[in-house]
Molecule: transfer RNA
Organism: Neocallimastix lanati (nom. inval.)
């Protein structure tokens, strides 16, 4: 170079064409405790604020509707010469 396979919140990982992008892990507050662990309850992408828009490697394209389907390009992997 050529072909495969991957890229989704701070980390791991679902989802495979339609209702809120799960779940765990950290981690925040609050209970619990003399005080920590465990444990239970809530939050935890971003902007914005209570009512939304946006957002899945990056840019397009197809679709009434894309994280999911095409193209191209980028990064990793593993192959082959």
């Nucleotide at each position: 170079g050529g072909c495969u396979a991957a890229g989704u919140g701070g980390c791991g990982g679902a989802g495979a064409g339609g209702u809120u992008a799960a779940c765990g892990c950290g981690u925040c507050a609050g209970g619990u405790u003399u005080a920590g662990g465990c444990c239970c309850u809530g939050g935890u992408c971003a902007c914005a604020c209570u009512a939304g828009u946006g957002g899945c490697g990056u840019g397009g394209g197809u679709u009434c509707g894309a994280a999911u389907c095409c193209c191209a390009c980028c990064u990793u992997a593993g192959u082959c010469a």